[in-house]
About this RNA
The part of an RNA shown here (large-subunit ribosomal RNA, domain II) has 718 nucleotides and comes from Methanocorpusculum sp. The coordinates come from a structure-prediction model, not an experiment, and the mean pLDDT is 83. Rfam family: Bacterial large subunit ribosomal RNA. Gene Ontology terms of the family: structural constituent of ribosome and ribosome. The full RNA is in RNAcentral, with records from ENA. The organism belongs to Methanocorpusculum, within Archaea.
Context: one part of a larger RNA
RNA sequence: GCCAAAGAGUGUAUUCCAUUGGCGAGGUUAACCGUUAAGGGUAGCCAUAGCGAAAGCGACACGACCGUAGAUUCGUCUUGGGUCGGCGUACUAAUAGUGCGUGGAGUCAAUGGGAUACGACCUGAAACCUGGUGAUCUAUGCCUGAGCAGGUUGAAGCGUGCCGAAAGGUGCGUGGAGGACCGCAUGCGGUUUUGAUAUGCAAAUCAUUCGCGUGACUUGGGUAUAGGAGUGAAAGAUUCAUCGAACCGGGUGUCAGCUGGUUCCUCUCGAAACAUGUCUAAGCAUGACCUCGACCGAGAAUGACAGUGAGGUAGAGCACCUAUUGGGAAUCCCGGGGAAGAAAUUCCUCGCUUCCUUGUAAAACUCCAAACUCCCUGUCUUCGUAGACGUCGGGCAGUCCGGGCUACGGGGUAAGCUUGUAGUCCGUAAGGGAGACAACCCAGACCAUGGUUAAUGCCCCCCAAUGUAGGCUAAGUGUCAACACUGAAUGAAGUCCUAGGUCAAAGACAACUGGAAGGUGAGCUCAGAAGCAGCUAUCCUUUAAAAAGUGCGUAACAGCUUACCAGUCAAGAUUUAGGGCGCAGAAAAUGGACGGGGCUCAAGCCUACUGCAGAUACCAUGGCGCAUCCUUCGGGAUGAUCGAGUAGAGAGGCGUCCUGUAUGGGCUGAAGCAGGGUCGUAAGUUCCUGUGGACCGUAUAGGAAUGAGAAUUUUGGC
Numbered sequence: 001g002c003c004a005a006a007g008a009g010u011g012u013a014u015u016c017c018a019u020u021g022g023c024g025a026g027g028u029u030a031a032c033c034g035u036u037a038a039g040g041g042u043a044g045c046c047a048u049a050g051c052g053a054a055a056g057c058g059a060c061a062c063g064a065c066c067g068u069a070g071a072u073u074c075g076u077c078u079u080g081g082g083u084c085g086g087c088g089u090a091c092u093a094a095u096a097g098u099g100c101g102u103g104g105a106g107u108c109a110a111u112g113g114g115a116u117a118c119g120a121c122c123u124g125a126a127a128c129c130u131g132g133u134g135a136u137c138u139a140u141g142c143c144u145g146a147g148c149a150g151g152u153u154g155a156a157g158c159g160u161g162c163c164g165a166a167a168g169g170u171g172c173g174u175g176g177a178g179g180a181c182c183g184c185a186u187g188c189g190g191u192u193u194u195g196a197u198a199u200g201c202a203a204a205u206c207a208u209u210c211g212c213g214u215g216a217c218u219u220g221g222g223u224a225u226a227g228g229a230g231u232g233a234a235a236g237a238u239u240c241a242u243c244g245a246a247c248c249g250g251g252u253g254u255c256a257g258c259u260g261g262u263u264c265c266u267c268u269c270g271a272a273a274c275a276u277g278u279c280u281a282a283g284c285a286u287g288a289c290c291u292c293g294a295c296c297g298a299g300a301a302u303g304a305c306a307g308u309g310a311g312g313u314a315g316a317g318c319a320c321c322u323a324u325u326g327g328g329a330a331u332c333c334c335g336g337g338g339a340a341g342a343a344a345u346u347c348c349u350c351g352c353u354u355c356c357u358u359g360u361a362a363a364a365c366u367c368c369a370a371a372c373u374c375c376c377u378g379u380c381u382u383c384g385u386a387g388a389c390g391u392c393g394g395g396c397a398g399u400c401c402g403g404g405c406u407a408c409g410g411g412g413u414a415a416g417c418u419u420g421u422a423g424u425c426c427g428u429a430a431g432g433g434a435g436a437c438a439a440c441c442c443a444g445a446c447c448a449u450g451g452u453u454a455a456u457g458c459c460c461c462c463c464a465a466u467g468u469a470g471g472c473u474a475a476g477u478g479u480c481a482a483c484a485c486u487g488a489a490u491g492a493a494g495u496c497c498u499a500g501g502u503c504a505a506a507g508a509c510a511a512c513u514g515g516a517a518g519g520u521g522a523g524c525u526c527a528g529a530a531g532c533a534g535c536u537a538u539c540c541u542u543u544a545a546a547a548a549g550u551g552c553g554u555a556a557c558a559g560c561u562u563a564c565c566a567g568u569c570a571a572g573a574u575u576u577a578g579g580g581c582g583c584a585g586a587a588a589a590u591g592g593a594c595g596g597g598g599c600u601c602a603a604g605c606c607u608a609c610u611g612c613a614g615a616u617a618c619c620a621u622g623g624c625g626c627a628u629c630c631u632u633c634g635g636g637a638u639g640a641u642c643g644a645g646u647a648g649a650g651a652g653g654c655g656u657c658c659u660g661u662a663u664g665g666g667c668u669g670a671a672g673c674a675g676g677g678u679c680g681u682a683a684g685u686u687c688c689u690g691u692g693g694a695c696c697g698u699a700u701a702g703g704a705a706u707g708a709g710a711a712u713u714u715u716g717g718c
């Protein structure tokens, strides 16, 4: 891991509610007695009166009106119900007022659903307390024993020589000290390879290398110390593979707001992830939202149009307010600078202020101002006696981690960011499309069959157009609705379109041919300056036209060239603004992605049109369920406005085991097992054949240790 079997809302007591049944102003017994059966038993409990803290006091068997169901002689009557009125009591001086109560329905049992206490749906701690067992491991002490090849070094002391006045010094010898030295004797240890091993030889080993090896040494046997305690040359080490508090039993089914799991079917409805409070934020309680039940009895509202009103957002604007660009004018009341003058003063200029004009902004600006929304009224529309709207704090929940998108905000450089409001979707929603893709587009799935469409698509993969008409693109741009596709400022004789200006048959633009002169070498400057270093001025004449010279060039001239003019040629040329599609800008790590192949008058982009494909959508037919109504209880009618669904509420069933009653089957073959059919929406049921060899069903009433795929589930097998 797989298979089989086991495996989780149970019981008692109390209490609340619903349903059913008994009795009913009453209902009912408990212990106990009893021929174990009926019966007895009225102690007690609940109800029959409330109000008040208490002392205490102590209420409508109906006065008025409305009115549902129902009845009706259609006038009305009117159970239940409602509105007044009356009454009891507390407060009070009060007869005012207020609170509570008041015109008789309960109680006992069964079943079901909640709550509380208990193990309380099941499994799960780390811990805590209590009583014991451990020092055969290991720590330390004590008692009594045992062990340490061989080699090296050579302390004190002693003897003796020499030196010295002496104290003493020194040499040689002897001697044999030491937590001395070397060391694979035995032994103790465990440094390195961060070697081997890693379901190992081994729950700490093997190999190499290494440390100690007469000592604070190693070791046998005995003995002592015990769990908040021992022992510790101290590492929280160690106390039998267990230690920052051992092990075993008990309290014990500890507690857990935390994790995991919780077993058959179908039908009806169907959430929340919000608010308030909380030693509260992993939880609860109350409200909001779900569901089931009951009551009441007539209007209700989501839509369209019209009308009377309300509003200050989008946008826009600068009239207020706060900012803000350029130009012009005015005033010299005020400020700074400068000039002239002896000063008074005058003039120039910048600023301030005002006006005119021009260009811009605003959540906390508004001279303006929508769409739209809302209240009310009217007319339609829709729903409603087949019960709407509403009520009961009736029973019973779940929920209190939410998320995406669109629109509008706050925070943030930004974020698959955070925090709001409104709507919608996912959550709890399947189906078709978007390559794949919770929330994007289409569309809300009862079942079966057939058809038609939606979004989206129609070259091939791949269902359907290599469709029609007209443009654009040459970049493989592109072949991407949005998102998760990156592409900006800026730049450019890419190309197409639109609207203008100027020139042009009296000939434009481009090209080619020819001319491009004279006063004059303008004046000044300069060594020189002659169109062309530089400064000043920039005239006149002849002309078709020609600069006091556009650029090269010379030392200066010269020379070439241009403006300008004519001729040849021949029809458009040039420029500005805007738009469409493209281009550059453009960088990431294996080769690579329009889903892929591939595609260029497209299979790309824009526009118009015609077909076709395409879903559980829509339509048709048949069937099922549900809701409502009718019913002769067999069934029938209606449903455009019923049929998705997690948590959850409600309803009805299937199966297993056992019991009572009734009724059946079985050796001419029961249960079980295997294979194959039938029926039922399903849980399931039933038949046949084989095997098997003795028990098994059905109906009804009841009772449960009653249904497995999950729990690091348990046991067994493989």
Base pairs, nucleotide, nucleotide: 001718002717003716004715005714006713011118012117013116014115015114016113017112018111019110020109021108022107023106026046027045028044032040033039050057051056060085063084064083065082066081070077071076086102087101088100089099090098091097121261122260124258128251129250130249131248132247133246139225140224141223142222143221144220145219146218147217148215150182151181152180153178157174158173159172160171161170162169163168187212188211189210193207195206196205227243229239230238231237264653265652266651267650268649269648274287275286276285277284278283289398291395292394293392294391295390299383300382301381303380304379305378306377307376309374310373311372315368316366317365322361323360326357327356328355329354330353334351335350336349337348338347339346340345402426403425404424405423406422407421408420409419410418411417431442432441433440446623447622448621449620450619451618452617456613457612458611459597460596461595465610467609468608469607470606471605472604478599479598490584491583494581495580496579497578498577499576500575501574502573503572511568512567513566514565515564517541518540519539522536523535524534547562551560552559624643625642626639627638628637629636630635654707656704657703658702659701660700661699662698663697664696665695672691673690674689675688676687677686679684